The part of an RNA shown here (large-subunit ribosomal RNA, domain III) has 387 nucleotides and comes from Candidatus Anoxymicrobium japonicum. The RNAcentral record of the full RNA draws on ENA and SILVA.
Context: one part of a larger RNA
RNA sequence: GAGUAGCGAAAGACGGGCGAGAAACCCGUCCGCCGAACACCUAAGGUUUCCUGGGGAAGGUUAAUCCGCUCAGGGUUAGUCGGGACCUAAGGCGAGGCCGAAAGGCGUAGUCGAUGGACAACAGGUUUAUAUUCCUGUACCACCAACACAUGUUCGAGCAAUGGGGUGACGGAGAAGGGUAAGCCAACCGCGGCGAUGGUUGACCGCGGACAAGCACGUAGGGGGUCGCGCAGGCAAAUCCGCGCGGCGCAUACCCUGAGGUGUGAUGUCGAACCGAGUAAGGUGAAGUGGCCGACCCCAUGCUUCCUAGAAAAGCCUCUAGCGAGUGGCGUUGGUGCCCGUACCAAAACCGACACAGGUAGGUGAGUAGAGAAUACUAAGGCGAUC
Numbered sequence: 001g002a003g004u005a006g007c008g009a010a011a012g013a014c015g016g017g018c019g020a021g022a023a024a025c026c027c028g029u030c031c032g033c034c035g036a037a038c039a040c041c042u043a044a045g046g047u048u049u050c051c052u053g054g055g056g057a058a059g060g061u062u063a064a065u066c067c068g069c070u071c072a073g074g075g076u077u078a079g080u081c082g083g084g085a086c087c088u089a090a091g092g093c094g095a096g097g098c099c100g101a102a103a104g105g106c107g108u109a110g111u112c113g114a115u116g117g118a119c120a121a122c123a124g125g126u127u128u129a130u131a132u133u134c135c136u137g138u139a140c141c142a143c144c145a146a147c148a149c150a151u152g153u154u155c156g157a158g159c160a161a162u163g164g165g166g167u168g169a170c171g172g173a174g175a176a177g178g179g180u181a182a183g184c185c186a187a188c189c190g191c192g193g194c195g196a197u198g199g200u201u202g203a204c205c206g207c208g209g210a211c212a213a214g215c216a217c218g219u220a221g222g223g224g225g226u227c228g229c230g231c232a233g234g235c236a237a238a239u240c241c242g243c244g245c246g247g248c249g250c251a252u253a254c255c256c257u258g259a260g261g262u263g264u265g266a267u268g269u270c271g272a273a274c275c276g277a278g279u280a281a282g283g284u285g286a287a288g289u290g291g292c293c294g295a296c297c298c299c300a301u302g303c304u305u306c307c308u309a310g311a312a313a314a315g316c317c318u319c320u321a322g323c324g325a326g327u328g329g330c331g332u333u334g335g336u337g338c339c340c341g342u343a344c345c346a347a348a349a350c351c352g353a354c355a356c357a358g359g360u361a362g363g364u365g366a367g368u369a370g371a372g373a374a375u376a377c378u379a380a381g382g383c384g385a386u387c
Stems, first nucleotide, its partner, number of pairs: 012030006031384004038365005045345002049343001050074006059067002079140002081341004086117002091112003097106003121138005141337007149328003158323002163319005171306004177299003183292004188209006194202001210269002214264004221257004225248007233241002270288001273284003307310001350359002366378004
């Protein structure tokens, strides 16, 4: 230089409270902003920042009674959610093996590896802080045991591959249909209200008019021929698959699949409002219907169509090989069910040296207007960004 620049995107005002002290903390009213800047789920990353109580040095672009600060204490509960005890992809490693002077490289069997496949739980309640994890209710899966039932010991019940076959199993585009969620309306149902100023007991005003998995039925819709005989095929075998021939059928039959719906779950839970008092704890608890609209969600890995022809393995079903004396399943009851994650943050908690106008993967969600997920205004909800 200079007590200058600056104090980082929106806006505060007033009243009350705590307090030594209040523009900034807490409560209230009005005003303003967002409508994502709200609520939730899932990655990455952070790693206690979460909650309660105390504090007022330092940090906080000012102050601070406040804080993602500081001190103390507390908090993350799972057979079913996610990962492992299952599977494989790209890719990694790689016994033998091949190559190389060595170091090492490649790579079979194999072994890892989700961003994919497989796989059993829903609703309500509860905490200061967790909840499909705790509690209540109602389920489901795997294994074990007992009981009941059934069946069998070579004229054999049953189990069953590391093997065969099927399935799993997949692309793009398009269209119509059937539904449900969500939403809207209600003169119908229920509860509350009767108004600071003329009117307002009225077709008045406000609010509400619910419910899962599971189990049973099996609908709109979608798919599939079946039986007999034969056979150099499927590295052995086969009743399975495949191929050939023949019969019957081509559907209103039969089998598989299948949203939704109905019943049950539920004599339960939720529920506006009310009682209570301190705002709490606790308690009581009505109606719970009709219509409209209607998804990008479900039926649907469907259907139609096109050419560029669109993972694998486990699993599941089936077939025998094989094993074989006790075994089986849609029964009932009882028991068992391991390890890891689970708090909090979506920007002041991540990446940007900062409480930085930047950056940060995927998904879901209300109304009016609108073609619309644009945009504008708003709801619920959240903020007024630390002079």